[in-house]
Context: one part of a larger RNA
RNA sequence: GAUUGAACGCUGGGCGGCAGGCUUAACACAUGCAAGUCGAGCGGUAACAGGCCUUCGGGUGCUGACGAGCGGCGGACGGGUGAGUAAUGCAUAGGAAACUGCCCAGUAGUGGGGGAUAGCCCGGGGAAACCCGGAUUAAUACCGCGUACGCCCUGAGGGGGAAAGCAGGGGAUUCGUUCUCUUCGGAGAGGGGACCUUGCGCUAUUGGAUGUGCCUAUGCCGGAUUAGCUAGUUGGUGGGGUAAGAGCCUACCAAGGCGACGAUCCGUAGCUGGUCUGAGAGGAUGAUCAGCCACAUCGGGACUGAGACACGGCCCGAACUCCUACGGGAGGCAGCAGUGGGGAAUAUUGGACAAUGGGGGCAACCCUGAUCCAGCCAUGCCGCGUGUGUGAAGAAGGCUUUCGGGUUGUAAAGCACUUUCAGUGAGGAGGAAAACCUGACGGUUAAUACCCGUUUGGGCUUGACGUUACUCACAGAAGAAGCACCGGCUAACUCCGUGCCAGCAGCCGCGGCAAUACGGAGGGUGCAAGCGUUAAUC
Numbered sequence: 001g002a003u004u005g006a007a008c009g010c011u012g013g014g015c016g017g018c019a020g021g022c023u024u025a026a027c028a029c030a031u032g033c034a035a036g037u038c039g040a041g042c043g044g045u046a047a048c049a050g051g052c053c054u055u056c057g058g059g060u061g062c063u064g065a066c067g068a069g070c071g072g073c074g075g076a077c078g079g080g081u082g083a084g085u086a087a088u089g090c091a092u093a094g095g096a097a098a099c100u101g102c103c104c105a106g107u108a109g110u111g112g113g114g115g116a117u118a119g120c121c122c123g124g125g126g127a128a129a130c131c132c133g134g135a136u137u138a139a140u141a142c143c144g145c146g147u148a149c150g151c152c153c154u155g156a157g158g159g160g161g162a163a164a165g166c167a168g169g170g171g172a173u174u175c176g177u178u179c180u181c182u183u184c185g186g187a188g189a190g191g192g193g194a195c196c197u198u199g200c201g202c203u204a205u206u207g208g209a210u211g212u213g214c215c216u217a218u219g220c221c222g223g224a225u226u227a228g229c230u231a232g233u234u235g236g237u238g239g240g241g242u243a244a245g246a247g248c249c250u251a252c253c254a255a256g257g258c259g260a261c262g263a264u265c266c267g268u269a270g271c272u273g274g275u276c277u278g279a280g281a282g283g284a285u286g287a288u289c290a291g292c293c294a295c296a297u298c299g300g301g302a303c304u305g306a307g308a309c310a311c312g313g314c315c316c317g318a319a320c321u322c323c324u325a326c327g328g329g330a331g332g333c334a335g336c337a338g339u340g341g342g343g344a345a346u347a348u349u350g351g352a353c354a355a356u357g358g359g360g361g362c363a364a365c366c367c368u369g370a371u372c373c374a375g376c377c378a379u380g381c382c383g384c385g386u387g388u389g390u391g392a393a394g395a396a397g398g399c400u401u402u403c404g405g406g407u408u409g410u411a412a413a414g415c416a417c418u419u420u421c422a423g424u425g426a427g428g429a430g431g432a433a434a435a436c437c438u439g440a441c442g443g444u445u446a447a448u449a450c451c452c453g454u455u456u457g458g459g460c461u462u463g464a465c466g467u468u469a470c471u472c473a474c475a476g477a478a479g480a481a482g483c484a485c486c487g488g489c490u491a492a493c494u495c496c497g498u499g500c501c502a503g504c505a506g507c508c509g510c511g512g513c514a515a516u517a518c519g520g521a522g523g524g525u526g527c528a529a530g531c532g533u534u535a536a537u538c
Stems, first nucleotide, its partner, number of pairs: 001538004006534005014384006020377002022342001027340003031337003036073003041070002044066002048064003051060003080295003089220007098212002103208008111145001113143002121134005151160003165200006175191001178189004221267003228258003233255008270292004274285004297318005320331004348374001350373003356370001357368004387417004397408004421479001423474005431465001436459005441453003482527005487508003493522005503510002
């Protein structure tokens, strides 16, 4: 000199834009929210609204919808933290023995049956959490059978293994439940419905994409006052195991393997892109943002699943906290806010799903403390303002003086202007494209239904921020300057007080009667909404 996630002191401290904000106790947590969704999978109907019936008490899933339940997908993403980890990690470059839900493309299918079980109902136990028994019921839940292009196993003869439907449109023969009319034959309306068709699914398999697992090489802090370390240890064979190679596991056999090119042990530490500094080489560092890893009170374990050994899942043990009828139960903010504590020190128990993205759903839509915004903080960077011109009687006052004056100083006053920003009022973009409704064209199809696509046309909307940005008008210099320093280094000097005292100090050093070095004042210098100090790095 540059820099910082800074802190502290002073500042009657103006505004805006952009960023950042527990570096300490991976300490403990009150409260609320942070992961749901699907009725177009299912049986149903607790609540709400509507309809129908009603003896006016109520009844009825009939409709819109929908609590709880079964079932599906998602809770493995997103968000947090840095404890552990010196290599089961990260970075770079390669590799072969693998899996991969949703997505894309291809091939072939989607036949026919069965038995249960939640819920509901009945009964019982318990303080509660919750649990037990009986009866009954559905499915895209579960299980056989049939079939098998491709798939798997094989001794190449053969053997094994699937599936689920739902919604929309058309709809013959007619079925027979409901309503109306009826000449009692039937007619009409509504409903179901073989079959055709569209969309979404389902099964098997091939390829892709994405994601993940595994292996190798090289690099990645300090200590030798750590020199030897190792028994599944190193290799082989048989067996097991995994999605997959492998001592990954096991039995037997052999005696290997690593190490001064630093093994082992100890300490410290998440790694990287980057960031700071420096001419560079290098040094330091790893906040925010991005990639990877690890963790979720501490320790261990598996289950489910395409994926976890799972932050807001389960089980066991431990500590802690809470409830209890003392028998037994409940909990996990290193999610967002917030509280206590620790600390020099770090924010609101805010708004919205409008946008972007994610989960579910055909969709409408629902959920989303991700995200987008707002609030607080001079924490940082950047921009703007606190007026402009004129004005010598060089006013008054202050300070100083050799008493003549000098200086503050064009500074002020006065005169003439301007109105940024803030204030008041008015106007006012963009972030919004979709979705939805409705035409045209094309595709699909028996079909001018339904559905889909493209471009195209029209309509109707959707903004948390927000009193938005921006523009115009109004009034009046009106509302807006401090901090450090002035002996040398180092820009800037005099007077008074003090008298080795009180004090200053980064280094040299000042102070013992005229101190440019202490304290005050006047003046000056440097920065400026900041200025200094401390800490830290180059």